[in-house]
Transfer RNA from a Chloroflexota bacterium, 75 nucleotides, folded computationally.
Its Rfam family is "tRNA".

């Protein structure tokens, strides 16, 4: 160098062109003699980064970054 998957909430995943969610983490609060545990609520997002197609883009195109995998070069 090249091919393939894959970046989206602190984590660990959805959303397959039409309001960006879940669970677990935290914080608040019910319930408990208390603490797990159960409920119910809040916070939390530059969807890697830049452009670009569309009336709309996490999704599609085209560059760059990273992270896994496989091939190949060089010694």
């Nucleotide at each position: 160098u090249c091919c393939g998957a894959g970046g989206u909430a602190g984590c660990u995943c959805a959303a397959u062109g039409g309001c960006a969610g879940a669970g677990c983490c935290a914080c608040c609060g019910g319930c408990u003699g208390u603490u797990a545990a159960c409920c119910g609520g809040u916070a939390g997002g530059u969807u890697a980064g830049a452009g670009g197609u569309u009336c709309g883009a996490a999704u599609c195109c085209u560059c760059u970054c990273c992270u896994c995998g496989g091939a190949g070069c060089c010694a």
The organism belongs to Chloroflexota, within Bacteria. The coordinates come from a structure-prediction model, not an experiment, and the mean pLDDT is 81.